Molecule: transfer RNA
Organism: soil metagenome
RNA sequence: UCCGGGGUAUAUCAAUUGGCAGAUAGCCUGACUGUUAAUCAGGAAGUUGUGGGUUCGAGUCCCACCCCCGGAG
Numbered sequence: 001u002c003c004g005g006g007g008u009a010u011a012u013c014a015a016u017u018g019g020c021a022g023a024u025a026g027c028c029u030g031a032c033u034g035u036u037a038a039u040c041a042g043g044a045a046g047u048u049g050u051g052g053g054u055u056c057g058a059g060u061c062c063c064a065c066c067c068c069c070g071g072a073g
Base pairs, nucleotide, nucleotide: 001072002071003070004069005068006067007066010025011024012023013022019056027043028042029041030040031039049065050064051063052062053061
């Protein structure tokens, strides 16, 4: 320098052909109880890497850039 994959909640990852952004773990509150843990119920938590474009509507499509992983030279 070129090619491919990836970046979404604190973490690990989903999100079908563009149509309400979710799961699990963790965290907080409550129930349960000798206590903790476990279990059960509820809750908080997001500029979907950044900036533009297309569209009635973008995590998803297009362009540029940044970062991570792999490959080629």